[in-house]
A computed fold for a 348-nucleotide part of an RNA from an uncultured Planctomycetota bacterium, annotated as small-subunit ribosomal RNA, central domain.

Context: one part of a larger RNA
RNA sequence: CUGGGCUUAAAGGGCGCGUAGGCGGGCUGCCAAGUCCGGGGUGAAAUCUUUCGGCUUAACCGGAAAAGUGCCUUGGAUACUGGCGGUCUGGAGGGAGGUAGGGGUAUGUGGAACUUCCGGUGGAGCGGUGAAAUGCGUUGAUAUCGGAAGGAACGCCGGUGGCGAAAGCGACGUACUGGACCUCUUCUGACGCUGAGCGCGAAAGCCAGGGGAGCGAACGGGAUUAGAUACCCCGGUAGUCCUGGCCCUAAACGAUGGGUACUAGGUAGUGGACUUGACAUGGGUUCACUGCCGAAGCAAAAGUGGUAAGUACCCCGCCUGGGGAGUAUGGUCGCAAGGCUGAAACUC
Numbered sequence: 001c002u003g004g005g006c007u008u009a010a011a012g013g014g015c016g017c018g019u020a021g022g023c024g025g026g027c028u029g030c031c032a033a034g035u036c037c038g039g040g041g042u043g044a045a046a047u048c049u050u051u052c053g054g055c056u057u058a059a060c061c062g063g064a065a066a067a068g069u070g071c072c073u074u075g076g077a078u079a080c081u082g083g084c085g086g087u088c089u090g091g092a093g094g095g096a097g098g099u100a101g102g103g104g105u106a107u108g109u110g111g112a113a114c115u116u117c118c119g120g121u122g123g124a125g126c127g128g129u130g131a132a133a134u135g136c137g138u139u140g141a142u143a144u145c146g147g148a149a150g151g152a153a154c155g156c157c158g159g160u161g162g163c164g165a166a167a168g169c170g171a172c173g174u175a176c177u178g179g180a181c182c183u184c185u186u187c188u189g190a191c192g193c194u195g196a197g198c199g200c201g202a203a204a205g206c207c208a209g210g211g212g213a214g215c216g217a218a219c220g221g222g223a224u225u226a227g228a229u230a231c232c233c234c235g236g237u238a239g240u241c242c243u244g245g246c247c248c249u250a251a252a253c254g255a256u257g258g259g260u261a262c263u264a265g266g267u268a269g270u271g272g273a274c275u276u277g278a279c280a281u282g283g284g285u286u287c288a289c290u291g292c293c294g295a296a297g298c299a300a301a302a303g304u305g306g307u308a309a310g311u312a313c314c315c316c317g318c319c320u321g322g323g324g325a326g327u328a329u330g331g332u333c334g335c336a337a338g339g340c341u342g343a344a345a346c347u348c
Base pairs, nucleotide, nucleotide: 003320004319005318006317007302008301012316014200015199016198017197021194022193023192025088026087027086028085029084030083031082033081034080035077036076037075038074039073040072041071042070049065050064051063052062053061054060091191092188093187094186095184096183097182098181099180103177104176105175106174107173108172109171110154114150115149116148117147118146119145120144121143125136126135162169163168205246206245207244208243209242210241214240215239219235220234221233222232257315258314259313260312261311262310265293266292267291268290269289270288271287272286273285274284275283276282297304298303321348322347323346330341331340332339333338
């Protein structure tokens, strides 16, 4: 390079927006670059192939022919690709009218629980476990009542329910704001798809400043045990929270990239629109989304099956035996931790 692949065997980039590039809807006219046909020129010799000949043969050598997939030029063809022009509306987008939603950002408010503090009652235990002990308690704990403060998280509703590109999002109100869906078919007229780069990116971690109730790496103690640097218990610092700035990883998973089209049915949920009916709770049609079961097909099987892993096309990423190794080295990014890129020897 080609081929074959990427749910679980090696392999889908964590996710979006988007430049170049690649690919791209219907009808029509022109051009003739790609494409196809014909003519001309060129395509050195040697080599290769065919044939004839020369050394006794062969290797070798000589003559001739063919070949030389190519390039240039010229005449023609116009289905397809391409270029230019015109036109269309089914792709895409805009407009109008509606709908649902834990989508995002900021700010304010609330109740339950918890802890601490203050006060009242009360008077010996509490707590914890398999059992205990460490621990707390007559300087009055635990329990209980009243009050105050603080921080974090929002029970029930809650649902294989909703929203978001993913990470993710759940008390309530307000402000600002992104997207989706349905209906009308009013407008633009291919404006599209995919994509180095750029942006976002759980948790942990880092820097600066706040905050700190509960929980809780590290650490201390008590148990257990042969030991126990653990599991269990009593404490407890970073952290967890907020603001600003970094880090950029994950079983970042549907272990399944994105887009478009087509291909039996059945059933349930969510959000619309239309229609029918005795006007109510229902039935039917249709669009979008979320699940389950399954025909065909596919698959090594498990399974998948209109949310494909079926049938096809377009674009991107990635794989090529195990270990060595996501290591070494170089580069680059980072405050650091480390990230990204990423071998070989050797060995089986």
Rfam family: Bacterial small subunit ribosomal RNA. Gene Ontology terms of the family: structural constituent of ribosome and ribosome.